A computed fold for a 72-nucleotide RNA from Macaca mulatta, annotated as transfer RNA. It matches the Rfam family "tRNA". By type it is a transfer RNA. Its mean pLDDT, the model's own confidence on a scale to 100, is 83. RNAcentral records the identical sequence in 2 taxa. The RNAcentral record of the sequence draws on GtRNAdb and Rfam.
[in-house]
C1' cells in the first nucleotide's frame, strides 16, 4: 500500500427498509430432603461510532474503528 468479508442482548446466531428474535448462561416460582433435570413465568440489545437519503434506516449509500481472509 490494494481488494474482500464481517460488527445485533453476557456467548453463539438469525432478521436485508415499516421500529429486533431464538439458542445458551442468567432471576424468581413449581418439582426435590439438597441439588441436578424438566416444567412456567420474568429481566436484558434504540443492533460498533460519524453523517447521507427516505414519511419511515438494524436494513441503503459515504466516511472512520475493530477483527479476518487475500494480493503486492
Nucleotide at each position: 500500500g490494494g481488494g474482500g468479508g464481517u460488527a445485533u442482548g453476557g456467548c453463539u446466531c438469525a432478521g436485508g427498509g415499516g421500529u429486533a428474535g431464538a439458542g445458551c448462561a442468567u432471576u424468581u416460582g413449581a418439582c426435590u430432603g439438597c441439588a441436578g433435570a424438566u416444567c412456567a413465568a420474568g429481566a436484558g440489545g434504540u443492533c460498533c461510532c460519524c453523517g447521507g437519503c427516505c414519511c419511515g434506516a438494524a436494513u441503503c449509500c459515504g466516511g472512520g474503528u475493530g477483527c479476518c481472509c487475500c494480493c503486492u